[in-house]
The RNA shown here (transfer RNA) has 71 nucleotides and comes from an Opitutales bacterium. RNAcentral holds the sequence, with entries from ENA. It matches the Rfam family "tRNA". By type it is a transfer RNA.

RNA sequence: GUCCCUAUAGUUCAAUGGAUAGAACAACUGUUUCCUAAAUAGUCGAUCCGGGUUCGAGUCCCGGUGGGGGC
Numbered sequence: 001g002u003c004c005c006u007a008u009a010g011u012u013c014a015a016u017g018g019a020u021a022g023a024a025c026a027a028c029u030g031u032u033u034c035c036u037a038a039a040u041a042g043u044c045g046a047u048c049c050g051g052g053u054u055c056g057a058g059u060c061c062c063g064g065u066g067g068g069g070g071c
Base pairs, nucleotide, nucleotide: 001071002070003069004068005067006066007065010025011024012023013022018055027043028042029041030040031039048064049063050062051061052060
């Protein structure tokens, strides 16, 4: 340089073009306990960036950026 894959909560992962984007762990707040741990109930939190297509985009298309790989 060129081609391919990839980017979603703090982390690991879901999500037929049609939800209020979901779960686990973590964090936080309660309950329980003399206290802590454990258990249990709840809360917060995300679509890499810019365009396009579409009635509707996390999903499809184009460009960019980061990461991984082939030549």